The RNA shown here (transfer RNA) has 72 nucleotides and comes from an Elusimicrobiales bacterium. Rfam family: tRNA. Rfam describes the family as follows. Transfer RNA (tRNA) molecules are approximately 80 nucleotides in length.
RNA sequence: GGGCCGUUAGCUCAAUGGUGGAGCAGGCGCCUCUUAAGCGCAAGGCUACUGGUUCGAGUCCAGUACGGCCCA
Numbered sequence: 001g002g003g004c005c006g007u008u009a010g011c012u013c014a015a016u017g018g019u020g021g022a023g024c025a026g027g028c029g030c031c032u033c034u035u036a037a038g039c040g041c042a043a044g045g046c047u048a049c050u051g052g053u054u055c056g057a058g059u060c061c062a063g064u065a066c067g068g069c070c071c072a
Base pairs, nucleotide, nucleotide: 001071002070003069004068005067006066007065010024011023012022013021018055027041028040029039030038048064049063050062051061052060
């Protein structure tokens, strides 16, 4: 220098172009002599960034940044 893949909650991951969810962690409660385990409830998101297409973009297109793999 070239190619491919990835970036979504604190972490690990989902999500047909049409209301962004789950598990774990954290918070509150139930249970228990207490803790753990178990059960319940609520909260937590500028979908890496900047543009474009579209009635509508996490999703499609372009560029940028970061990370990984391969080639030179």